[in-house]
Context: one part of a larger RNA
RNA sequence: CUGGGCGUAAAGAGCGGGCAGGCGGAUGUGCAAGUCGGACGUGAAAGCUCCUGGCUCAACCGGGAGAGACCGUUCGAGACUGCACGACUGGAGGGCAGUAGAGGAGCGUGGAAUUCCGGGUGGAGCGGUGAAAUGCGUAGAGAUCCGGAGGAACACCAGUGGCGAAGGCGACGCUCUGGGCUGCACCUGACGCUGAGCCGCGAAAGCAUGGGGAGCGAACGGGAUUAGAAACCCCGGUAGUCCAUGCUGUAAACGAUGUCAACUGGGUGUUGGGGCGAAAAGCCUCAGUGCCGAAGCAAACGCGAUAAGUUGACCGCCUGGGGAGUACGGUCGCAAGGCUAAAACUC
Numbered sequence: 001c002u003g004g005g006c007g008u009a010a011a012g013a014g015c016g017g018g019c020a021g022g023c024g025g026a027u028g029u030g031c032a033a034g035u036c037g038g039a040c041g042u043g044a045a046a047g048c049u050c051c052u053g054g055c056u057c058a059a060c061c062g063g064g065a066g067a068g069a070c071c072g073u074u075c076g077a078g079a080c081u082g083c084a085c086g087a088c089u090g091g092a093g094g095g096c097a098g099u100a101g102a103g104g105a106g107c108g109u110g111g112a113a114u115u116c117c118g119g120g121u122g123g124a125g126c127g128g129u130g131a132a133a134u135g136c137g138u139a140g141a142g143a144u145c146c147g148g149a150g151g152a153a154c155a156c157c158a159g160u161g162g163c164g165a166a167g168g169c170g171a172c173g174c175u176c177u178g179g180g181c182u183g184c185a186c187c188u189g190a191c192g193c194u195g196a197g198c199c200g201c202g203a204a205a206g207c208a209u210g211g212g213g214a215g216c217g218a219a220c221g222g223g224a225u226u227a228g229a230a231a232c233c234c235c236g237g238u239a240g241u242c243c244a245u246g247c248u249g250u251a252a253a254c255g256a257u258g259u260c261a262a263c264u265g266g267g268u269g270u271u272g273g274g275g276c277g278a279a280a281a282g283c284c285u286c287a288g289u290g291c292c293g294a295a296g297c298a299a300a301c302g303c304g305a306u307a308a309g310u311u312g313a314c315c316g317c318c319u320g321g322g323g324a325g326u327a328c329g330g331u332c333g334c335a336a337g338g339c340u341a342a343a344a345c346u347c
Stems, first nucleotide, its partner, number of pairs: 004318003007301002012315001014201004021194003025088001027086005033081002035077007048066007091191001092188003095184005103177007110154001115149007125136002162169002206247006215241002220236004258314006266292011296303002320347003329340004
């Protein structure tokens, strides 16, 4: 000097990119900064340890000896870290050949359905509920047929299926474009991992400007229910939901489980590849995604090669409940508000 934790008890940042920093594969040589050893110097007194003496003892005090980290000089060691140079291929990246996919952006196209408008037929109801009523309808509704307009969403396929870093992504075609996986082992030769600050992305709602508006629908109006009904149910309905551009930056942004790497019995399903095979069989193998479970872990629940097992590297975060994710300050935002973040007091 260090020692505990973070799926559900307090605690993993919503996700990614990444400067500094921390950490870093295998090999040879050199250097000797870190590191280790020897010698010398320094290391005041007091203190500390040992010996001894003085107060009747002790504390305390006196004398002597020793130890002492750091630091400096010098000589040496060369394992490990570092630095330099050379060489390596297993990490990482690239090449070539394949391959699956709602990955992203733009443009266009399509059918079903709802609503509305015009026309035909038709003539008294329709609608709605637990039951009703408000509502709509003889100025012709509802039903049905034809035509038209417009907006939004894409039934079946559809699957603990797929893709994406996360948010998220679902009709079809075209254009542009990102990533993954598999096979070969051809190239580069540690180029890597993590990542404070920083930068970007980021559901819904919300905001600004302009457009659009079919259905749905906060607010609002009405009808019911009820003791009441600021609700649940019903009839309407504005913002919004949609598009473009800009802002906001939050969430039970969840696997409530940070990223990367290594290692550790099995069984069963599924997605995309590869190999063997005559084969839709079977076996082997890589990447993903589920379930059940050995050991182990865990307070239990449960986790269990997709770890919450066994380890390493780096970051983030927690420290009793309330006060409070609040006040104040700072900063960002048009605003709403976001981020950062206390204390008194109290149990």
RNAcentral holds the full RNA, with entries from SILVA. Small-subunit ribosomal RNA, central domain from a metagenome, 347 nucleotides, folded computationally.